[in-house]
TPP riboswitch aptamer (THI element) from a Phycisphaerales bacterium, 104 nucleotides, folded computationally. Of the family's consensus pairs, 100% are formed in the model. The source organism's lineage runs through Bacteria, Pseudomonadati, Planctomycetota, Phycisphaerae and Phycisphaerales.
């Protein structure tokens, strides 16, 4: 002197899917849309001022109505993905380390 981790304070940026029940609409009778509360599934989080992340960026979006497993089903899982995008200041503070005097 202080980058990162981690802390405070204010600001931003995200995503909220799918199942089965129940109703209604439609029906070519294959299948399909919408709506609703209470359950189930995955996850930090499935509309909560709750979660998550903010450039050392996979929070998330594009790719994508996308590939391959896997379920009832579904970004559930793992490719894409050493592809592109993507929202930050200020303060303590100090690990490991710089860097400057002194001594030996």
């Nucleotide at each position: 002197c202080g980058c990162g981790u981690u802390c405070g304070c204010u600001c931003g940026g995200g995503g909220c899917g799918c199942g089965g029940c129940g109703g209604c609409c439609a029906u070519a009778c294959g299948g399909g849309g919408c709506c609703g509360a209470a359950c189930g599934c995955u996850g930090a989080g499935a509309u909560g001022c709750a979660c998550c992340c903010g450039u050392u960026g996979a929070a998330c979006c594009u790719g994508a109505c996308c590939c391959g497993g896997u379920u009832c089903g579904c970004a559930c899982c793992g490719g894409c993905g050493g592809a592109g995008g993507g929202a930050a200041g200020c303060g303590a503070g100090u690990a490991u380390g710089a860097c400057c005097a002194g001594c030996u």